[in-house]
RNA sequence: GUCUCAUCACGAGCGGUGGAGGGAACGGCCCGACGAAACCGCGGCAACCCCCAAAGCGUUGGGAAGGUGCCAAUUCCGUCAGAGAUUUUCUCUGGGAGAUGAGUG
Numbered sequence: 001g002u003c004u005c006a007u008c009a010c011g012a013g014c015g016g017u018g019g020a021g022g023g024a025a026c027g028g029c030c031c032g033a034c035g036a037a038a039c040c041g042c043g044g045c046a047a048c049c050c051c052c053a054a055a056g057c058g059u060u061g062g063g064a065a066g067g068u069g070c071c072a073a074u075u076c077c078g079u080c081a082g083a084g085a086u087u088u089u090c091u092c093u094g095g096g097a098g099a100u101g102a103g104u105g
Base pairs, nucleotide, nucleotide: 003103004102005101006100007099008098013042014041015040016039017038021031022030023029025079026078027077028076043071044070045069048067049066050063051062052061053060054059075097080094081093082092083091084090085089
């Protein structure tokens, strides 16, 4: 990287190295020399895998040692389709795309 399933309105940052980018793409809007990306250390959040108990059908409650993940903004907002409204626009629903996990050939 392929495919399947689940989740995505909650939550959680300091220090060191580094030195101009970053927020997937595009548009918008933001973040950034009061220090971006990346790497390292420590800390934290969450509970997918996992562990325990109950139940019996994939549920409920609890836990956090281990494997991942994550720690600006709803996945920052929009992108395609539909519906509605007080119609330069706004709101809602679904889809697409993406991210993460578990499995898979």